[in-house]
Context: one part of a larger RNA
């Protein structure tokens, strides 16, 4: 010290598991806020801490339903002290509290503090309790400068706003990296970004619309037309339409309407707890039976979990059938109330010139549609479109408004389903994670499951440092399942034989 063979330590791979996660499908909901919102601070239990839950009324309180024995929420047992058939705990409907912070709103601030004003009640000595006391918008009083009338202002009462919220819609603004094999027009892209605004959807939307001399007949959204006609330093790439199938339909006012949205009312459902729900014994093994082995029921129920292996008949449950004192929603029947809503049927408007910008179309022969300058009409006997332009023909009627569906999303709920993941995987997170930790900050961001069927979690004796750790004993189917606990490779690191050297 090397080879082999038993045997063990470290290690935590690997098989099984699955509380979590991802992907969806059918439904439901699409909001939450000044009546104080999300997000928190800090308290609150007989109890030291965390989580959950509540808020000085503080793991709660009233009532109405449900339910039918045990019960005082989890880590986390025990002790104490109570509560329960006079019906707790639970679970569900409406209410009462609800500390301070925060849009935070009486003022102020370095959130969760810090100061105050007024007005009631009560006490008057000190004060104690309640209520208001922002700002902007709009109304509506009052009062009101320079400056007579006015107006600004300047008070009072009222209504409304404000702020969060994952996507998805609509307006206003708007890159750059990249490609062009290099770059300027071009693209990337009207993206991402910011900033307003709206809903449950939004936006569009009832032709001054196309189409071609035949006709269609709002808008959206798919399918094809078609990567076509085009556009393009005709590069790189961008890229329609008309037709044609689908999907869904809806039409209306300005002479007060469809249609909405509120509130009352008729009557139906649904949702928020729930009930009731066919049908199995026996027998070896075994720790245990659900597996075997016999002999049998049920089935609108042989989705699915559980139970000491694999259960249609053991438990929950499933199919079917019912069930609401409350409050909610939906759709209905009829009244009321708002909204629509704006005014001579559309004039500083169509067109024009300039300068831009959207149209798939980069001025191009460029039509159409917008609008910054400048101008600037007809009045249906009119006027606009049919891709310069003009004529004929055709079609339609801008310069007012409203309008469901099909259409996009998914923070969230339930019900289900996966040739998705199985702990280096799947959410960054199955476990008290956006934790711990790292950064001044913005921001970054972890590791980390798994004893047993049931703790039966090793009384009790020995050794010891009143240790740790072992050995007995005991429990248990199994302790090399003993808590660093299922299984337990590999690398490493040993002890015994044997062999070599």
């Nucleotide at each position: 010290c090397g080879c082999a063979u038993a045997c063990g330590g470290u290690g935590g791979a690997u098989g099984c598991c699955u509380u979590g996660g991802c992907a969806g499908u059918c439904a439901g909901a699409g909001g939450c806020g000044a009546u104080g919102a999300a997000a928190g601070a800090c308290g609150u239990g007989g109890u030291a801490g965390c989580c959950u839950g509540c808020g000085a009324a503080a793991a709660g309180c009233u009532u109405c339903g449900g339910g039918g024995a045990g019960g005082u929420g989890g880590c986390a047992a025990a002790c104490g002290a109570c509560c329960u058939u006079u019906g707790a705990u639970c679970c569900g409907g409406a209410g009462a509290u609800c500390u301070c912070u925060g849009a935070a709103u009486g003022g102020g601030g370095a959130a969760a503090c810090c100061c105050a004003c007024u007005c009631a009640a009560c006490a008057u000595a000190a004060g104690u309790u309640g209520g208001g006391u922002a700002u902007c918008a709009c109304a509506c009083a009052c009062u009101g400068a320079a400056u007579a009338c006015a107006u600004a202002g300047g008070u009072g009462u009222g209504u409304g706003a404000g702020g969060c919220g994952a996507a998805c819609c609509c307006g206003g603004g708007g890159a750059a990296c990249u490609g062009a094999a290099a770059c300027a027009u071009c693209u990337a892209a009207g993206u991402a970004c910011c900033c307003g605004g709206a809903g449950g959807a939004a936006a569009a939307g009832a032709a001054a619309u196309c189409a071609a001399c035949c006709g269609a007949g709002a808008u959206u959204c798919c399918c094809c037309a078609a990567g076509u006609a085009g556009u393009g330093g005709c590069g790189a790439g961008c890229g329609a339409a008309c037709g044609g199938g689908g999907a869904g339909c809806a039409g209306c006012c300005c002479u007060u309407a469809a249609g909405c949205g509120g509130u009352a009312u008729u009557g139906a459902g649904u949702c928020u707890a729930g009930u009731g729900g066919a049908a199995c014994g026996c027998u070896g093994u075994g720790g245990a039976a659900a597996a075997g082995g016999c002999g049998g029921c049920c089935a609108u129920a042989g989705u699915g979990g559980g139970u000491g292996a694999u259960a249609g008949c053991c438990c929950c449950g499933u199919a079917c059938a019912c069930g609401a004192a409350a409050g909610a929603c939906u759709c209905u029947u009829u009244g009321c109330c708002g909204u629509g809503a704006a005014a001579u049927c559309g004039a500083g408007u169509a067109g024009g010139u300039c300068g831009g910008c959207g149209c798939a179309c980069g001025u191009g022969a460029a039509a159409c549609g917008u609008u910054g300058a400048c101008u600037g009409a007809a009045c249906a006997u009119g006027g606009g479109g049919g891709g310069a332009c003009c004529a004929u023909c055709c079609u339609c009627c801008a310069a007012g408004g409203c309008u469901a569906a099909a259409u996009a999303c998914u923070c969230c709920u339930g019900a289900c389903u996966g040739a998705c993941c199985g702990a280096u995987a799947g959410u960054g997170a199955a476990c008290c994670a956006g934790u711990a930790c790292c950064g001044u900050g913005a921001g970054g961001g972890a590791a980390a499951g798994g004893c047993g069927a049931a703790a039966a979690g090793a009384a009790c004796c020995c050794c010891u440092g009143u240790g740790a750790g072992g050995g007995g004993a005991g429990u248990g189917a199994a302790a090399u399942a003993g808590a660093u606990c299922c299984u337990g490779a590999a690398a490493c690191c040993g002890u015994a034989u044997g062999c070599g050297u």
Predicted 3D model of a 501-nucleotide part of an RNA (large-subunit ribosomal RNA, domain I) from Halopseudomonas bauzanensis. The RNAcentral record of the full RNA draws on MGnify. The prediction has a mean pLDDT of 85. Rfam family: Bacterial large subunit ribosomal RNA.